[in-house]
């Protein structure tokens, strides 16, 4: 330096052919249970989808660039 891959909730990650809905499980807040705590059950709360931009009627999804991490290479 060149290639390839990844970035979506506090943390671990899914998201199909671009389509009407941004979700699971852990945490965290409250509530049942119980003498109490734990576990366990229910309700819930948290997203500039890594940043700009472009394409489209419509982008987490597709195109370009940039930053951050990994691997490979010289």
């Nucleotide at each position: 330096g060149g290639g390839c891959c990844g970035u979506u909730a506090g943390c671990u990650c899914a998201g199909u052919u671009g389509g009407u809905c941004a979700g699971a499980g852990c945490a965290g807040u409250c509530g049942a249970c119980u003498c109490a705590u734990a576990a366990u059950c229910g309700a819930u709360u948290g997203g500039u989808c890594a940043c700009a931009g472009g394409u489209u009627c419509a982008a987490g999804u597709c195109c370009u660039g940039u930053a951050c991490g990994g691997c490979c290479u010289a």